[in-house]
RNA sequence: GCCGAAGUAGCUCAGCUGGUAGAGCACCCCCAUGGUAAGGGGGAGGUCACCGGUUCAAUCCCGGUCUUCGGCUCCC
Numbered sequence: 001g002c003c004g005a006a007g008u009a010g011c012u013c014a015g016c017u018g019g020u021a022g023a024g025c026a027c028c029c030c031c032a033u034g035g036u037a038a039g040g041g042g043g044a045g046g047u048c049a050c051c052g053g054u055u056c057a058a059u060c061c062c063g064g065u066c067u068u069c070g071g072c073u074c075c076c
Base pairs, nucleotide, nucleotide: 001072002071003070004069005068006067007066010025011024012023013022019056027043028042029041030040031039049065050064051063052062053061
């Protein structure tokens, strides 16, 4: 330099043919226990990496940029 994959909640990850973003764990509250853990119920938490485009409408489609990982290749 070229090619590919990934980037979504604090962490690990889903998200179907474009139509108001979810799960588990963690966190907070409650139930329950003599108390703790496990368990049950509820809640909070998001600029979907960034910029632009298409569209009535974009996590999703198109272009560019950045970061991480993998592969290939080259000058000297």

This is a predicted structure of a 76-nucleotide RNA (transfer RNA) from Candidatus Adlerbacteria bacterium RIFCSPLOWO2_01_FULL_51_16. Taxonomically the source falls in Candidatus Adleribacteriota (Bacteria, Bacteria candidate phyla). The RNAcentral record of the sequence draws on ENA. Rfam family: tRNA. It is annotated as a transfer RNA. Model confidence (mean pLDDT): 80 of 100.